RNA sequence: GCCACCAUAGCUCAGCUGGUAGAGCAUCCGCCUUGUAAGCGGCAGGUCAUCGGUUCGAUUCCGAUUGGUGGCU
Numbered sequence: 001g002c003c004a005c006c007a008u009a010g011c012u013c014a015g016c017u018g019g020u021a022g023a024g025c026a027u028c029c030g031c032c033u034u035g036u037a038a039g040c041g042g043c044a045g046g047u048c049a050u051c052g053g054u055u056c057g058a059u060u061c062c063g064a065u066u067g068g069u070g071g072c073u
Base pairs, nucleotide, nucleotide: 001072002071003070004069005068006067007066010025011024012023013022019056028042029041030040031039049065050064051063052062053061
């Protein structure tokens, strides 16, 4: 320098035939226990990396940018 893939909750990741986003763990609250841990139940937590385009409508499609990983040279 070229190519491919990835970027979604504090962490690990789903969601890709476009219709206002979920799980597990963690945090917090409650139950249980003499108490703690474990276990059970519940709440909260997201400008879906950024900018633009298409569309009635974009996490999803298109382009650019930024960052990361891998391959080739």

Description:
Predicted 3D model of a 73-nucleotide RNA (transfer RNA) from a bacterium. It was read from a public genome assembly. It matches the Rfam family "tRNA". Model confidence (mean pLDDT): 82 of 100.